The part of an RNA shown here (small-subunit ribosomal RNA, central domain) has 350 nucleotides and comes from a metagenome. The full RNA is in RNAcentral, with records from SILVA.
Context: one part of a larger RNA
RNA sequence: CUGGGCGUAAAGGGCACGCAGGCGGUCUUGAAAGUUUGGCGUGAAAUCUCCCGGCUUAACUGGGAGCGGUCGUUGAAAACUACAAGACUUGAGUCAAUGAGAGGGAUGCGGAAUUCCAGGUGUAGUGGUGGAAUGCGUAGAUAUCUGGAGGAACACCGGUGGCGAAAGCGGCAUCCUGGCAUUGUACUGACGCUCAUGUGCGAAAGCGUGGGUAGCGAACGGGAUUAGAUACCCCGGUAGUCCACGCUGUAAACGAUGAAUACUAGGUGUAGGAUGUGUUAAAGCAUUCUGUGCCAAAGCAAACGCGAUAAGUAUUCCGCCUGGGGAGUACGGCCGCAAGGCUAAAACUC
Numbered sequence: 001c002u003g004g005g006c007g008u009a010a011a012g013g014g015c016a017c018g019c020a021g022g023c024g025g026u027c028u029u030g031a032a033a034g035u036u037u038g039g040c041g042u043g044a045a046a047u048c049u050c051c052c053g054g055c056u057u058a059a060c061u062g063g064g065a066g067c068g069g070u071c072g073u074u075g076a077a078a079a080c081u082a083c084a085a086g087a088c089u090u091g092a093g094u095c096a097a098u099g100a101g102a103g104g105g106a107u108g109c110g111g112a113a114u115u116c117c118a119g120g121u122g123u124a125g126u127g128g129u130g131g132a133a134u135g136c137g138u139a140g141a142u143a144u145c146u147g148g149a150g151g152a153a154c155a156c157c158g159g160u161g162g163c164g165a166a167a168g169c170g171g172c173a174u175c176c177u178g179g180c181a182u183u184g185u186a187c188u189g190a191c192g193c194u195c196a197u198g199u200g201c202g203a204a205a206g207c208g209u210g211g212g213u214a215g216c217g218a219a220c221g222g223g224a225u226u227a228g229a230u231a232c233c234c235c236g237g238u239a240g241u242c243c244a245c246g247c248u249g250u251a252a253a254c255g256a257u258g259a260a261u262a263c264u265a266g267g268u269g270u271a272g273g274a275u276g277u278g279u280u281a282a283a284g285c286a287u288u289c290u291g292u293g294c295c296a297a298a299g300c301a302a303a304c305g306c307g308a309u310a311a312g313u314a315u316u317c318c319g320c321c322u323g324g325g326g327a328g329u330a331c332g333g334c335c336g337c338a339a340g341g342c343u344a345a346a347a348c349u350c
Base pairs, nucleotide, nucleotide: 003322004321005320006319007304008303012318014201015200016199017198021194022193023192025088026087027086028085029084030083033081034080035077036076037075038074039073040072041071042069048066049065050064051063052062053061054060091191092188093187094186095184096183097182098181099180103177104176105175106174107173108172109171110154115149116148117147118146119145120144121143125136126135162169163168206247207246208245209244210243211242215241216240220236221235222234223233258317259316260315261314262313263312266295267294268293269292270291271290272289273288274287275286276285277284299306300305323350324349325348332343333342334341335340
């Protein structure tokens, strides 16, 4: 290499879109590229295998046959694949009618709380801890009441509830906008699946420019603790956290489980529909579709466990693995303002 694998042992790309490529539903007809098959030609010799022989045997060697091909040519077949033509509706899409939703973007508004400012009441403490101290306070704090400013986040509802490809999304209203489910079977008629390269999206932190800054809070200062304490605890506090635009492109980006399709006992919750039943109306009950959980038969699995949301049974396409360390490093290349990212060895060693 072949092969065997990828939930936890090495191994699923963070997620999507998608060109090339690979693969692709049902029926009819045609032609005959692949395919199957017959004839002819060729496939040098040596080598190889078998048979017979020659050196006393063997090695060696002579003769014969076979083997040896993505081969050429000429006929035939038409199941399958490809091709051409025609048709179909179940895959896919469109349309109509309903429906749910923290899906995305923009603008405006709201109340609670923290902090700060002004004023009133009021007087000696307050705050913090395991206990303290630093801190704040007679220049009147803490507490309490009234008014104001400003920023950030949206209690209850709230739920192994919902939506989104993933990252992620939660106060209310309006505008713009993407997707999904159900029912109808009205329309198109295979228009599909996957996808190297590529393109886009992509938490937090970080970077650039300009704003903003209530609370929190790397760094830093102080107080404690301690043998020390560059920590854990306490008092402060800058960047940051927030906004706009641009960059970065990584995470235990996790279900540690790629996408799509089909098939394979059940039970029980929950979310959104549909049909029937039931009722004055409901609730409920039965069936069914889609999502999301739990338990479990068969089966699978090293075990743990998975089990129609498969890690079962199969097919298609992509990605990835191949002993530990060295190392996700060096070098080179590409990208980035930088930080760094992507690609990715070897010596040596066990």